[in-house]
Context: one part of a larger RNA
RNA sequence: GAUUGAACGCUGGCGGCAGGCUUAACACAUGCAAGUCGAGCGGUAACAGAGAGUAGCUUGCUACUCUGGCGUCGAGCGGCGGACGGGUGAGUAACGCGUAGGAAUCUACCUAGUAGUGGGGGAUAGCCCAGAGAAAUUUGGAUUAAUACCGCAUACGCCCUACGGGGGAAAGCAGGGGAUCUUCGGACCUUGCGCUAUUAGAUGAGCCUGCGUGAGAUUAGCUAGUUGGUGAGGUAAAGGCUCACCAAGGCGACGAUCUCUAGCUGGUCUGAGAGGAUGAUCAGCCACACUGGGACUGAGACACGGCCCAGACUCCUACGGGAGGCAGCAGUGGGGAAUAUUGGACAAUGGGGGCAACCCUGAUCCAGCCAUGCCGCGUGUGUGAAGAAGGCCUUAGGGUUGUAAAGCACUUUCAGCGAGGAGGAAAGGUUGUAGCUUAAUACGCUGCAGCUGUGACGUUACUCGCAGAAGAAGGACCGGCUAACUCCGUGCCAGCAGCCGCGGUAAUACGGAGGGUCCGAGCGUUAAUC
Numbered sequence: 001g002a003u004u005g006a007a008c009g010c011u012g013g014c015g016g017c018a019g020g021c022u023u024a025a026c027a028c029a030u031g032c033a034a035g036u037c038g039a040g041c042g043g044u045a046a047c048a049g050a051g052a053g054u055a056g057c058u059u060g061c062u063a064c065u066c067u068g069g070c071g072u073c074g075a076g077c078g079g080c081g082g083a084c085g086g087g088u089g090a091g092u093a094a095c096g097c098g099u100a101g102g103a104a105u106c107u108a109c110c111u112a113g114u115a116g117u118g119g120g121g122g123a124u125a126g127c128c129c130a131g132a133g134a135a136a137u138u139u140g141g142a143u144u145a146a147u148a149c150c151g152c153a154u155a156c157g158c159c160c161u162a163c164g165g166g167g168g169a170a171a172g173c174a175g176g177g178g179a180u181c182u183u184c185g186g187a188c189c190u191u192g193c194g195c196u197a198u199u200a201g202a203u204g205a206g207c208c209u210g211c212g213u214g215a216g217a218u219u220a221g222c223u224a225g226u227u228g229g230u231g232a233g234g235u236a237a238a239g240g241c242u243c244a245c246c247a248a249g250g251c252g253a254c255g256a257u258c259u260c261u262a263g264c265u266g267g268u269c270u271g272a273g274a275g276g277a278u279g280a281u282c283a284g285c286c287a288c289a290c291u292g293g294g295a296c297u298g299a300g301a302c303a304c305g306g307c308c309c310a311g312a313c314u315c316c317u318a319c320g321g322g323a324g325g326c327a328g329c330a331g332u333g334g335g336g337a338a339u340a341u342u343g344g345a346c347a348a349u350g351g352g353g354g355c356a357a358c359c360c361u362g363a364u365c366c367a368g369c370c371a372u373g374c375c376g377c378g379u380g381u382g383u384g385a386a387g388a389a390g391g392c393c394u395u396a397g398g399g400u401u402g403u404a405a406a407g408c409a410c411u412u413u414c415a416g417c418g419a420g421g422a423g424g425a426a427a428g429g430u431u432g433u434a435g436c437u438u439a440a441u442a443c444g445c446u447g448c449a450g451c452u453g454u455g456a457c458g459u460u461a462c463u464c465g466c467a468g469a470a471g472a473a474g475g476a477c478c479g480g481c482u483a484a485c486u487c488c489g490u491g492c493c494a495g496c497a498g499c500c501g502c503g504g505u506a507a508u509a510c511g512g513a514g515g516g517u518c519c520g521a522g523c524g525u526u527a528a529u530c
C1' cells in the first nucleotide's frame, strides 16, 4: 500500500447493488417448512345446493328428518412423492476431493421401438357392534371395495439349461357415439390416460485404477482376513466383501505405523510474476442430522421434519405407562468483541401430485433491520471589502480567521407534499376457425384469430407540479519518518508513544485554544493476510 463475513470509538442525509453466528455440531417455548390424486376404491363426518317428508305459522320461509343422485370431502384402503429442494462442517489426511482413464453393474418418472392387456378367486382397512386404557394406543366379532393381493391361460422378445427342455405377466379409469344387441346397468366402436413384458436411448447412481492433495522421526518398524491362491456364499456389480482349505506373504527412510490439525475443489485476497495466504457469499463433490447401533420399505435410503434398540437430556402421567429431537424459516435462552423479522406472496422461476382446473412449496421472489462493504448523489450557486463584529497572534503599527459571514441576485437535485404511471404476464378460461385422430361434422390434441383474464413487491421504477436555502458534516492528525505551527497551562508531574523518542520553567511531541493538513458520510483504532 492492498484486502476483510470484521469488531470497537466518535459521527451520521439519500439511493442502487451485495453481504450479515467466523464463538456452543450448546439447549430449545411457539408457529410454519411435504404433500397430492374422488378421472384407482368402498364411502360421505363437515359445508353448500337440489328433491321428498314432518312441525310451526308472519302462506313462503324457519326448524328437523331422509335421499351419495351431485358440488365437494374428514377419516380410511390404494398410487406417486416424502432419497429432491433447504441446513451444517462435527467427523474424515481418505479413491474423501481434483484430474485422467477403466469394466464386472443398476436406473422410478421421460423418449423411441416391438408384442400384449384373456378368464377367475380369497381376503382386509373403513363403517357397525362389544370391550381394555388417564392417555398414547389397542383387543375381539360381523360385513365390504379396488389400478390392494393371489392362482389359471397365453409368451414376439426375456430368464435358466445337461441344449432334450423348463420358467415367468398385466388393471383398469374417464370422455364421446351412428348402426346392431340389451336384463336398459351396459355390451360394442372410438379417443385419451394408464397397466404388463422386452429392446435401445437419455438422465442419475454404484465400483476399480494412475497421478496430485497438511504437520511431526522428540513416532521406525507395522500387519493375522493380514498378502496371495482354489472352491463356495453374497451383491445390481469386480473383489478377503464373507467363509472353508492351502501357501507365507504384504507395507516401510521414495517415510509405513502412530500422533496432531483439517471437509475438498472451481475460486478468493495479495503480488510485476513466481509464489504466499485462504476456502464466507455463489457453484460442483463429500459427510452428518440429539449420541451410538440396526435394518425395513423402495427404482433409489441404511432415510434431517420414517421405523426399531440402547444411552443422555426435556416434558406428560391416574405411577401402570407414554411423548420429543430447529446443523429447515423466523424466534428464545446461553456463549461471545460480534452477526437481522416469531414479515408478505405463490405474481414470476423451479419442484411434488393431478387429465385438468387446481392444491402444496420459510425452495424461491420480495419486503423489514444493520454505513458491514462497493458505487453514485446531496448538504447549495453567483456576487459581495466597510477587508464588519468577535476570536487568536502581535514588534501594538498591524497580521490572520477571510469572500469566509452578513447583504444582494438566483437555483431546487435528494428528502417532503400532491397528481399521473410503465415493465416484470406468459399462462388459464371462452368463442370461432384450420389440421390430426375417428365410422363420426362427438370427444380429445395442435396451430391461428377475437374476447376475457391473473402482480406479493407497490404509496414500484419513472414523469409532472408545489413550497422554500429551506431538512442534511464530521473524524483523525500537525517533532522526524509524514502533508500540516503558534500561544497559554503543566514542570521527569500529569501525560504521549507505530519506531526513534518527548516532559526536570520559554514543550511546534503532554492538556486547551486559534490556525493548518488529509480524508469525507465517513474518519480513526484494534485484529488478520499478502
Base pairs, nucleotide, nucleotide: 001530002529003528004527006526007525008524009523010522013377014376015375016374017373018372019370020369021335026333027332028331030330031329032328035080036079037078040077041076043073047071050067051066052065053064054063055062056061057060087288088287089286096213097212098211099210100209101208102207105205106204110201111200112199113198114197115196116195117194118152120150121149128141129140130139131138132137158167159166160165172193173192174191175190176189177188180187181186214260215259216258221251222250223249226248227247228246229245230244231243232242233241263285264284265283266282267278268277269276270275290311291310292309293308294307313324314323315322316321341367343366344365345364349363350361351360352359353358380410381409382408383407390401391400392399393398414471416466417465418464419463420462424457428452429451430450431449432448433447434446435445436444474519475518476517477516478515479500480499481498485514486513487512488511489510495502496501

This is a predicted structure of a 530-nucleotide part of an RNA (small-subunit ribosomal RNA, 5' domain) from an uncultured prokaryote. Rfam family: Bacterial small subunit ribosomal RNA. The RNAcentral record of the full RNA draws on ENA. Model confidence (mean pLDDT): 87 of 100.